[in-house]
């Protein structure tokens, strides 16, 4: 120089086609248990990498940046 990725504590979807920000696993309380595990309820726990811009309305579209893989 190119591509590609970045969203919860952790694995990711959601972008292509802009409209309530999820999911699976962890985690916390409780209920069961002599105690645990298993199982059942509750609870999202988040500056959608950072700016700027377009839009009634941005995880999405646009523009510069950053970081990390990859290829010249």
């Nucleotide at each position: 120089g190119g591509a590609c990725u970045g969203u919860a504590g952790c694995u990711c979807a959601g972008u292509c086609u802009g409209g309530a920000a999820g999911a699976g696993c962890g985690c916390u309380c409780g209920a069961c248990u002599g105690a645990a595990g298993a199982u059942c309820g509750a609870g999202g726990u988040g500056u959608c990498g950072c700016u700027g811009g377009u839009u009634c309305a941005a995880a999405u579209c646009c523009u510069g940046c950053c970081a990390g893989u990859c290829c010249c």
Molecule: transfer RNA
Organism: marine eukaryotic metagenome